[in-house]
Predicted 3D model of a 379-nucleotide RNA (Bacterial RNase P class A) from Blastomonas marina.
Model confidence (mean pLDDT): 76 of 100.
The organism belongs to Pseudoblastomonas, within Bacteria.
Rfam family: Bacterial RNase P class A. Gene Ontology terms of the family: dimeric ribonuclease P complex, ribonuclease P activity and tRNA processing. The family's RNA type in Rfam is ribozyme.
RNA sequence: CCAGGGGGCCGGGCAGCCGCGUUGCGCAAGCACCGAGGAAAGUCCGGGCUCCGUGAAACGAGGGUGGCGGGUAACGCCCGCCGCGGGCAACCGCAGGGACAGUGCCACAGAGAGUAUACCGCCGAUGGCGCCUAAAGCGCACAGGCAUGGGUGAAAGGGUGCGGUAAGAGCGCACCGGGGGGCCGGUAACGGUCUCCGCAUGGCAAACCCCACCCGGAGCAAGGCCGAAUAGGGGCACCGCGCCAGUUCGCUGGCAGGGGCGUUUCGACCCGAGGUGCCCGGGUUGGCUGCUCGAGCGGCGGAGCGAUCCGUCGCCUAGAUGAAUGGCUGCCCCCGCCGUCUGGCGGGACAGAACCCGGCUUACAGGCCCCCUGGCAUU
Numbered sequence: 001c002c003a004g005g006g007g008g009c010c011g012g013g014c015a016g017c018c019g020c021g022u023u024g025c026g027c028a029a030g031c032a033c034c035g036a037g038g039a040a041a042g043u044c045c046g047g048g049c050u051c052c053g054u055g056a057a058a059c060g061a062g063g064g065u066g067g068c069g070g071g072u073a074a075c076g077c078c079c080g081c082c083g084c085g086g087g088c089a090a091c092c093g094c095a096g097g098g099a100c101a102g103u104g105c106c107a108c109a110g111a112g113a114g115u116a117u118a119c120c121g122c123c124g125a126u127g128g129c130g131c132c133u134a135a136a137g138c139g140c141a142c143a144g145g146c147a148u149g150g151g152u153g154a155a156a157g158g159g160u161g162c163g164g165u166a167a168g169a170g171c172g173c174a175c176c177g178g179g180g181g182g183c184c185g186g187u188a189a190c191g192g193u194c195u196c197c198g199c200a201u202g203g204c205a206a207a208c209c210c211c212a213c214c215c216g217g218a219g220c221a222a223g224g225c226c227g228a229a230u231a232g233g234g235g236c237a238c239c240g241c242g243c244c245a246g247u248u249c250g251c252u253g254g255c256a257g258g259g260g261c262g263u264u265u266c267g268a269c270c271c272g273a274g275g276u277g278c279c280c281g282g283g284u285u286g287g288c289u290g291c292u293c294g295a296g297c298g299g300c301g302g303a304g305c306g307a308u309c310c311g312u313c314g315c316c317u318a319g320a321u322g323a324a325u326g327g328c329u330g331c332c333c334c335c336g337c338c339g340u341c342u343g344g345c346g347g348g349a350c351a352g353a354a355c356c357c358g359g360c361u362u363a364c365a366g367g368c369c370c371c372c373u374g375g376c377a378u379u
Stems, first nucleotide, its partner, number of pairs: 001375010012332007020035002023032003037350001041361002044359005049219004054267006062215005067081005082096001083094004097210002102208002104204003119150002121146003126143002128140004158176006177199001178197008223289004233280007242255005257271003296315008333348006
């Protein structure tokens, strides 16, 4: 200097004039402080908070996650590590348990795609046929043998090499690969090493499924208070309205039975006469609250590879509700082009809270900083 990888930050500033919103002070005029984001977006996860569900247990249904170990309030998030894949590398990616529980699929092409094959091809030792008087020998490629070579395909049932064979094939051997076992290292996933086994039961579960672990529902339009108004409205259908005792004849107590949106068991409560379903219709669209001090932010120190945690000091930074932060001017800053003394023109991203947090994902003009990898050159 060029190319690449990882991380962090800013994303406009200053001044003047006019104009907005909350809060505080003030009789008022007015004054003061503060006033959209790193994603406020998507609504994909996890919670805080609020209300509902009769409690417990077992089973079932439905949903979620999926290597190991940590972090966290928790998670499908984050950190570190393991394994596999990509890349020269820095690094990046992974829906990462099970195919000997079962079911299913592998189109087309191809001979053949589940325990599945012989199209082209190789052999033809043995048997067969022919030549030869016969034999040797030669020929044929019929029977038979082969999956090495070629082709098809995403994939052809381990790979490379040597031996062996008629020709071949883990048929045998060496190494690689795979499986079992021992030992060592590691919390573990897993790794290393030694030894045994010829040898191999294809792939797909981001197919259904099996296994392990986890999970109530709804949501601030939750919920609470005040005010106001109407019609405690009308119709139809089905099931049920039972028994005993006492009684001052009003009722009381008990039982059968019924109820609570999966089933069963146990328990508590309610009803014991009402319950279920469908149709028609009326009122309230107001105000206050919830509503911002938080699993909050920042500095310093310590522990840890890290996520993060601990201690200490400091800070308070929107709470609107048809919806606030805008307009004008000047200067500065950054980028591009022209000019190149002065200067001129153009551009400056994605995008606006509405109960609040922790994440993930998506969008983003331009600029700055740190670390790492590869290449070239110089010293």